[in-house]
RNA sequence: CGAGCCGGUCGGGCUGUCGCCGCGUCAAUUAUGACGGGGAGGAAAGUCCGGGCUUCACAGGGCAUGACGCCGGGUAACUCCCGGGAAGAGCGAUCUUCGGCAAGCGCAACAGAAAGCAGACCGCCUCGCAUGAGGUAAGGGUGAAACGGUGGGGUAAGAGCCCACCGGAUGCGGUGGUGACACCGCAUGCCGGGCAAGCCCCGUCAGAAGCAAGACCAAAUAGGGGAGCCGGCCGGCCCGGCCAAUGGCUCCCGGGUAGGUUGCUUGAAGACGCCGGCAACGGUGUCUCUAGAGGAAUGACAGCCGCGCUCACGCGUACAGAACCCGGCUUAUGACCGACUCGGAUA
RNA sequence: GUCACCAUCGUCUAUCCGGUUAGGACAGAGGCCUCUCAAGCCUCCAAGACGGGUUCGAAUCCCGUUGGUGACACCA
Numbered sequence: 001c002g003a004g005c006c007g008g009u010c011g012g013g014c015u016g017u018c019g020c021c022g023c024g025u026c027a028a029u030u031a032u033g034a035c036g037g038g039g040a041g042g043a044a045a046g047u048c049c050g051g052g053c054u055u056c057a058c059a060g061g062g063c064a065u066g067a068c069g070c071c072g073g074g075u076a077a078c079u080c081c082c083g084g085g086a087a088g089a090g091c092g093a094u095c096u097u098c099g100g101c102a103a104g105c106g107c108a109a110c111a112g113a114a115a116g117c118a119g120a121c122c123g124c125c126u127c128g129c130a131u132g133a134g135g136u137a138a139g140g141g142u143g144a145a146a147c148g149g150u151g152g153g154g155u156a157a158g159a160g161c162c163c164a165c166c167g168g169a170u171g172c173g174g175u176g177g178u179g180a181c182a183c184c185g186c187a188u189g190c191c192g193g194g195c196a197a198g199c200c201c202c203g204u205c206a207g208a209a210g211c212a213a214g215a216c217c218a219a220a221u222a223g224g225g226g227a228g229c230c231g232g233c234c235g236g237c238c239c240g241g242c243c244a245a246u247g248g249c250u251c252c253c254g255g256g257u258a259g260g261u262u263g264c265u266u267g268a269a270g271a272c273g274c275c276g277g278c279a280a281c282g283g284u285g286u287c288u289c290u291a292g293a294g295g296a297a298u299g300a301c302a303g304c305c306g307c308g309c310u311c312a313c314g315c316g317u318a319c320a321g322a323a324c325c326c327g328g329c330u331u332a333u334g335a336c337c338g339a340c341u342c343g344g345a346u347a
Numbered sequence: 348g349u350c351a352c353c354a355u356c357g358u359c360u361a362u363c364c365g366g367u368u369a370g371g372a373c374a375g376a377g378g379c380c381u382c383u384c385a386a387g388c389c390u391c392c393a394a395g396a397c398g399g400g401u402u403c404g405a406a407u408c409c410c411g412u413u414g415g416u417g418a419c420a421c422c423a
Stems, first nucleotide, its partner, number of pairs: 001343004006338005012305007020039002023036005041319001045330002048328005053210004060239004065206005070084005085098005099201002104199002106195002121140002123136005148166006167191002169188008214262004224253007231243003255422003269288008306317004348419007357373004366403001375391005396412005
């Protein structure tokens, strides 16, 4: 210098004028006015997970269904994060994946002789004059995939049929580790491929709905009509429990209101320091208060500076806008910084 | 705002618990038939929204993105 890989930070600044939405103080009977102070994000997005909060009966049991899945830890919780293990990809930094197919069922087009406790097209061998019959799975060929590999013995030809070595599996034992697992020894010729993001099995977790949840006040109307069901309450089902019975539930038609307050922002909150921990994170001390709208505010204009391009004038300055609140993931996106790897050049 | 669902030729659709070149109708192009047109017959053209993953193999299974559709106020 080039290519790559991983992590982190920021998301332009200042001033003036005119506005918009909350808050505080003062004045005022009210309307309102004056002053002060605040007003989008790292993703506010997708709504994909998890939790808080609220209601459904203060909430029982079982089945079904769904999600997740190596081990240990973190957390309010998670499908997230951290550390480790194994397998795979890459020269490497580094990245990706993860229970069980040696429980059962199922699937594998085309090609091929044969596709799942297999089978015999060519070949090889034996018998036979020959058609053919039998043996075989070494070699050829097909396929994504063909029932360990190499060598020797053996045989009619062959074959774990037998043996040596190598690889794997299973069982037993030992050592290290919390564990996943790793390593070592012995035995058994056991050689028993793929798919579970197919059904399924095992284990763990999950009640449902969502701020248009819910609570209070106010206003208005015809407190109505029709159909269906016999129960309704925890929402897929069953059992159990509670409540109700001249009532209850569902749907349709018709009628009315389209108002206010609350939930609402101080919170698993943020910044800095110290301590524990490899880390995620936890503990602790001090300081700070940082949008709460709701047919939905957070804007417009001007000047100067910053950054990039340009000789200059000038142009450009990404993705994108809160809606009850948090923790994650994913996606979109502009710059800057740092660690590391590979290659080249120079000293 | 919350929740549910969908995406296949130009249009409407089939296939969607994986398998050979994604089938059909209408439309379009060419030809046959006819004096000509229509109808009819034959042939052609033409699609899995996009990007990854699982698998030997994906329209189909899984994840993400994009686009679209629908439902949901309160009172009596």